[in-house]
Context: one part of a larger RNA
RNA sequence: UUGGGUUUAAAGGGUGCGUAGGCGGGCCUUUAAGUCAGUGGUGAAAUCCUGCAGCUUAACUGUAGAAUUGCCAUUGAAACUGAAGGUCUUGAAUAUGGACGAGGUAGGCGGAAUGAGUUAUGUAGCGGUGAAAUGCAUAGAUAUAACUCAGAACACCAAUUGCGUAGGCAGCUUACCAGACCAUUAUUGACGCUGAGGCACGAAAGCGUGGGUAGCGAACAGGAUUAGAUACCCUGGUAGUCCACGCCGUAAACGAUGUUCACUCGCCGCUAGCGAUACACAGUUAGUGGCUAAGCGAAAGUGAUAAGUGAACCACCUGGGGAGUACGUCGGCAACGAUGAAACUC
Numbered sequence: 001u002u003g004g005g006u007u008u009a010a011a012g013g014g015u016g017c018g019u020a021g022g023c024g025g026g027c028c029u030u031u032a033a034g035u036c037a038g039u040g041g042u043g044a045a046a047u048c049c050u051g052c053a054g055c056u057u058a059a060c061u062g063u064a065g066a067a068u069u070g071c072c073a074u075u076g077a078a079a080c081u082g083a084a085g086g087u088c089u090u091g092a093a094u095a096u097g098g099a100c101g102a103g104g105u106a107g108g109c110g111g112a113a114u115g116a117g118u119u120a121u122g123u124a125g126c127g128g129u130g131a132a133a134u135g136c137a138u139a140g141a142u143a144u145a146a147c148u149c150a151g152a153a154c155a156c157c158a159a160u161u162g163c164g165u166a167g168g169c170a171g172c173u174u175a176c177c178a179g180a181c182c183a184u185u186a187u188u189g190a191c192g193c194u195g196a197g198g199c200a201c202g203a204a205a206g207c208g209u210g211g212g213u214a215g216c217g218a219a220c221a222g223g224a225u226u227a228g229a230u231a232c233c234c235u236g237g238u239a240g241u242c243c244a245c246g247c248c249g250u251a252a253a254c255g256a257u258g259u260u261c262a263c264u265c266g267c268c269g270c271u272a273g274c275g276a277u278a279c280a281c282a283g284u285u286a287g288u289g290g291c292u293a294a295g296c297g298a299a300a301g302u303g304a305u306a307a308g309u310g311a312a313c314c315a316c317c318u319g320g321g322g323a324g325u326a327c328g329u330c331g332g333c334a335a336c337g338a339u340g341a342a343a344c345u346c
Stems, first nucleotide, its partner, number of pairs: 004317003007300002012314001014201004021194003025088007033081002035077008049065006091191001092188004096183003100179001103177007110154001114150008125136002162169002206247006215241002220236004258313006266291009295302002319346003328339004
């Protein structure tokens, strides 16, 4: 490189937007760059191949042809691709009207619980465990009641639910912003798909500055357990968890399944619309689940939300270890991240 692959064997980029590039709907006209045909030139000779001939044959040699798949010029063709122009509406987008949702950002409010403080009642225990002890408590704890304060999280509703590109999103409410979806027409008229680089977003932990700190809780301390116990269990407890701003840029970032489009037996749900007439239903569109036919698959399974049948584009894989390491480079405050080998070995 070809071929083959990427749910689980190696392999889908964490997600989106988008540059170059690649690919791209129907019809008509023109053109002739690609494409196809003819002709001319050139494509040295030798070599190779074919015919014939010469050395007794062969090797070898001579001769004629073919070939030289290419390049240039020229004359044509116009189906396909390209280019130019026109046009169409089914792809795409917009408008109008609906309805939907834990979609985002900012603000306000709420109750339960927990902890703390004060006061009161009240007395000897409380707490914790497999059992204990550390711990708290006569300086009055635990428990009970009232009031006050603080921070964080939002029980039930709640689901195989919903929304979001992914990460993710859940008390109530207000403002602003965004969105797919449905319906009917209308408008634009291919404006599309993918997307190397690039840019943006991106859980948790971590980092910087400033706040906050109720509960929980790495580290740490003590008590147990144990042969030991740098653990599991218990009592405490600092960072952190929370907020604002700025970094980090990684996850089993998973559906371990890239995005887009088309096509392909059925059955049963759920969510949001539409649905002639008063309710409702059949049906239908979009999404979201379960079971299954064919097919696919090594099997497990998957099965219109494909891992089936095809098309376009990107990413990635090529035995295990060494190793996501070393070196270099780029990024970062750092922690580290990205890119990413080889020797050697089995």
Molecule: small-subunit ribosomal RNA, central domain
Organism: metagenome